RNAcentral holds the full RNA, with entries from ENA. The part of an RNA shown here (large-subunit ribosomal RNA, domain VI) has 251 nucleotides and comes from a Bacteroidia bacterium. Its mean pLDDT, the model's own confidence on a scale to 100, is 86.
Context: one part of a larger RNA
RNA sequence: CGUUAGAAAUUUGAGAGAGCCUGACUCUAGUACGAGAGGACCGAGUCGGACGCACCUCUAGUGUACCUGUUGUAUCGCCAGAUGCACCGCAGGGUAGCUAUGUGCGGUUGAGAUAAACGCUGAAAGCAUCUAAGCAUGAAACUCGUCUCAAGAUAAGAUUUCUUUUAAGGGUCGUGGAAGACUACCACGUUGAUAGGCUGCAAGUGUAAAGACAGUAAUGUCAAAGCUGAGCAGUACUAAUUGCCCGUACG
Numbered sequence: 001c002g003u004u005a006g007a008a009a010u011u012u013g014a015g016a017g018a019g020c021c022u023g024a025c026u027c028u029a030g031u032a033c034g035a036g037a038g039g040a041c042c043g044a045g046u047c048g049g050a051c052g053c054a055c056c057u058c059u060a061g062u063g064u065a066c067c068u069g070u071u072g073u074a075u076c077g078c079c080a081g082a083u084g085c086a087c088c089g090c091a092g093g094g095u096a097g098c099u100a101u102g103u104g105c106g107g108u109u110g111a112g113a114u115a116a117a118c119g120c121u122g123a124a125a126g127c128a129u130c131u132a133a134g135c136a137u138g139a140a141a142c143u144c145g146u147c148u149c150a151a152g153a154u155a156a157g158a159u160u161u162c163u164u165u166u167a168a169g170g171g172u173c174g175u176g177g178a179a180g181a182c183u184a185c186c187a188c189g190u191u192g193a194u195a196g197g198c199u200g201c202a203a204g205u206g207u208a209a210a211g212a213c214a215g216u217a218a219u220g221u222c223a224a225a226g227c228u229g230a231g232c233a234g235u236a237c238u239a240a241u242u243g244c245c246c247g248u249a250c251g
Base pairs, nucleotide, nucleotide: 001152005163006162007161008160009159010158011157015149016148017147018146021049022048023047024046025045026044027043033038051106052105053104054103055102059100060099061098062097066093067092068091069090070089071086072085073084074083075082076081110144111143112142117137119135120134169246170245171244172243173189174188175187176186177185194239195238196237197235198234199233200232201231203228204227205226211222212221213220214219
């Protein structure tokens, strides 16, 4: 820009893509078959492998804005306590998120028409013959079926609702996001829990500083302490103000 008034939702599916894998063991059964050696079809069950999709409850990793220990050095006048630098100084742990080595799920079943092949009926050719007329089976291949996208499918589809005039609706702007390069998308904007803060909880670390008490002292107790990023709730304390713009009929 088009889809022929403009919007907001919900859809149909022409078409396109993804997927399609496979093993071992047990039962049937040491049965059918076979002189024996050997050894099934069909069907049922259990356990896997590789691959794919999703997820983070568990396990494991990361987690340079979390906690702790500690070395050297410098600074805060000194002690104590802190902070800077040294690969995050080094080391021990670790929430959310992101991950796999972890967890869940998937290939199935089925329908149609067939290939090779196996047949029925059956003439040409009084027989025979799966074929010439006719009819039936038959494969991971084909068409469906499963999952995803999909009306620029210009053949531009369908349904519901809104607005018929300063409209409906949308944008700008702001607060943000398990969305993201930008854009887009999604949530919210006081008729408000969108983000921050605060409060509580979860979770991590591991018992803070100061002081008092005990001990000659190291140290211990008060203390499950103190601190804490992303998590879960609650709460308008802070910031989402007001406005402006587009849009408003075809031929």